[in-house]
RNA sequence: CGAGCCCGUCGGACGGCCGCGGUCCUCGGACCGAGGAAAGUCCGGACUCCAUAGGGCAUGGUGCUGGAUAACUUCCAGGCGGGGCGACCCGACGGAAAGUGCAGCAGAGAGCAGACCGCCGAUGGCCCGUCAGGGCACAGGCAAGGGUGAAACGGUGGGGUAAGAGCCCACCAGCGUCGCGGGUGACCGCGGUGGCUCGGCAAACCCCACCCGGAGCAAGGCCAAACAGGGACGUCGGUGGCCCGCCGAUCGAGUCCCGGGUAGGCCGCACGAGCCGGCCGGUGACGGUUGGCCCAGAUGGAUGGCCGUCCUCGACAGAAUCCGGCUUAUAGACGGGCUCGCAUU
RNA sequence: GGCCCCGUCGUCCAGAGGCCUAGGACGCUGCGCUCUCAAGGCUGAGACGCCGGUUCGAAUCCGGUCGGGGCUG
Numbered sequence: 001c002g003a004g005c006c007c008g009u010c011g012g013a014c015g016g017c018c019g020c021g022g023u024c025c026u027c028g029g030a031c032c033g034a035g036g037a038a039a040g041u042c043c044g045g046a047c048u049c050c051a052u053a054g055g056g057c058a059u060g061g062u063g064c065u066g067g068a069u070a071a072c073u074u075c076c077a078g079g080c081g082g083g084g085c086g087a088c089c090c091g092a093c094g095g096a097a098a099g100u101g102c103a104g105c106a107g108a109g110a111g112c113a114g115a116c117c118g119c120c121g122a123u124g125g126c127c128c129g130u131c132a133g134g135g136c137a138c139a140g141g142c143a144a145g146g147g148u149g150a151a152a153c154g155g156u157g158g159g160g161u162a163a164g165a166g167c168c169c170a171c172c173a174g175c176g177u178c179g180c181g182g183g184u185g186a187c188c189g190c191g192g193u194g195g196c197u198c199g200g201c202a203a204a205c206c207c208c209a210c211c212c213g214g215a216g217c218a219a220g221g222c223c224a225a226a227c228a229g230g231g232a233c234g235u236c237g238g239u240g241g242c243c244c245g246c247c248g249a250u251c252g253a254g255u256c257c258c259g260g261g262u263a264g265g266c267c268g269c270a271c272g273a274g275c276c277g278g279c280c281g282g283u284g285a286c287g288g289u290u291g292g293c294c295c296a297g298a299u300g301g302a303u304g305g306c307c308g309u310c311c312u313c314g315a316c317a318g319a320a321u322c323c324g325g326c327u328u329a330u331a332g333a334c335g336g337g338c339u340c341g342c343a344u345u
Numbered sequence: 346g347g348c349c350c351c352g353u354c355g356u357c358c359a360g361a362g363g364c365c366u367a368g369g370a371c372g373c374u375g376c377g378c379u380c381u382c383a384a385g386g387c388u389g390a391g392a393c394g395c396c397g398g399u400u401c402g403a404a405u406c407c408g409g410u411c412g413g414g415g416c417u418g
């Protein structure tokens, strides 16, 4: 210099005037006022109501190991597999020798498979024969080569044979099993041994392990206003998968359904698993401690307009109960660490 | 705001791992019939919302995304 990988930060800045939403008061001011994703609503929780959410089945979810966390389909560290020269990246990554099932077309044969071309024809058969043998490819043998397929029952070499084949042998790969060593563990390393090979799909059913009650702030509670009642229940409702259990009512001032009325206000609702900085522990996610800070809260729903200066002329997009994640969208700018190549010293 | 459902020719529906090169009806193109039009006849075109993944193989299974619809005070 070129090409690239990883992590992090910002996302126009400053000033003036006016406007909008909120809080406070001395009623005129002071202070605060969108995001890294506020988004998708894909996970997990808090909170509220129904039991203080209890047992079983079903359904659903998760799925290497160890940890973090309130919890997780999240994060961290590690293992294994795959990709890249590398920095590094990716992985729905339990079980296919528990069982059931699937594999169209092609192909001889598709899962204890199979013989189309091919090779052989030792043995038996047939033919010729100068009796040494030769021929045919009928029975039959083979799975090395060709061919089909996504996938064809280990690879290379040698022996062996009529031709061949783990049929035998050596090495290699893989699987099971045993022992030793390392590691909390997933797993790794070494050595022995066995049959010689025992395939794929579980984002097919299923099996194993673990988790999971339902609804959602339009939850739920209070006040005010208005209105017209009717029906069912001795067992019903809470309970919206089912059973049990629990709770409530049990001749009612109850519960449920239908109908009618209202379309107002307040709480929930903004101090929280909170943010920033230091120190300590930990490889890290994170935890502990300490100092500082208060940071939108609407309910027709608030962030805008104008002026001045400057720049690289500004992307994706805007809260609606809250929080932790994931995913998706995003013009551009900046910082740090690292890899490869070329050149120079 | 919250919760749920659905995307297949122009329209309405089938198909739910391979026989899909995706089927049917109506509509559309062309031909033929007719004096002309219609109906009937023959023929043809025309779609799995998009992007990834699993699988030998995806309209179908899984994830993401986009669009549409419904319920709820």
Stems, first nucleotide, its partner, number of pairs: 001341010012310007020033006035316001039327002042325005047216004054244004060211004064078005079093001080091004094207002099205002101201002116146002118142003123139002125136004154172006173197001175194008220267004229258005235249004274293008311314001346417007355371004363401001373389001375387002394410005